Record summary
The prediction has a mean pLDDT of 81. The RNA shown here (transfer RNA) has 74 nucleotides and comes from a Candidatus Portnoyibacteriota bacterium. Lineage of the source: Bacteria > Bacteria candidate phyla > Candidatus Portnoyibacteriota. It matches the Rfam family "tRNA".
[in-house]
RNA sequence: GGGCGGUUGGCGCAGUUGGUUAGCGCGUUUCGCUUACACCGAGAAGGCCAUAGGUUCGAAUCCUAUACCGCCCA
Numbered sequence: 001g002g003g004c005g006g007u008u009g010g011c012g013c014a015g016u017u018g019g020u021u022a023g024c025g026c027g028u029u030u031c032g033c034u035u036a037c038a039c040c041g042a043g044a045a046g047g048c049c050a051u052a053g054g055u056u057c058g059a060a061u062c063c064u065a066u067a068c069c070g071c072c073c074a
Base pairs, nucleotide, nucleotide: 001073002072003071004070005069006068007067010026011025012024013023019057028044029043030042031041032040050066051065052064053063054062
C1' cells in the first nucleotide's frame, strides 16, 4: 500500500426485507426477605448505535469518506 471483517449502556452480545418505544445476560443501584450477609423476588438508572455526510416520508440497518481494532496478501 491492497483485500476482508468488526465498532450498539460499565463489560459481553442480539437487533429479521429500512417502519411502534433499540432489547438480552452480567454488573451498578432501591425496596422486600434475613439477627446480619449471601441467595432469591420486585423495581430503577444507564445508549442519541465509532465520527461526518448522503439517499429516503422514515436509517443502528442502505451508500460514501474518515478514525480505531483484528485477520490475510504484498